[in-house]
RNA sequence: GCCCCGAUAGCUCAGUGGUAGAGCGCAUCUUGGUAAGAUGGAGGUCCCGGGAUCGAUUCCCGGUCGGGGCU
Numbered sequence: 001g002c003c004c005c006g007a008u009a010g011c012u013c014a015g016u017g018g019u020a021g022a023g024c025g026c027a028u029c030u031u032g033g034u035a036a037g038a039u040g041g042a043g044g045u046c047c048c049g050g051g052a053u054c055g056a057u058u059c060c061c062g063g064u065c066g067g068g069g070c071u
Base pairs, nucleotide, nucleotide: 001070002069003068004067005066006065007064010024011023012022013021018054026040027039028038029037047063048062049061050060051059
């Protein structure tokens, strides 16, 4: 330098056009206390900019960062 993959909640990850979800973590209850169990709701400019579309996390272009491959 070129190619491929990825970036979504505190963490690990789903979601591939129509208002964004799970598990863990968290809080409460329960216990003398922990584990286990039950219940619950909060948390997100979906990496950034632009384009196409009535409508984008999703499609297209560029950029940034991370991982891998080739030379």
A computed fold for a 71-nucleotide RNA from Kocuria atrinae C3-8, annotated as transfer RNA. Its Rfam family is "tRNA". Its family is annotated with triplet codon-amino acid adaptor activity in the Gene Ontology. The sequence was found in a public genome assembly. Model confidence (mean pLDDT): 81 of 100.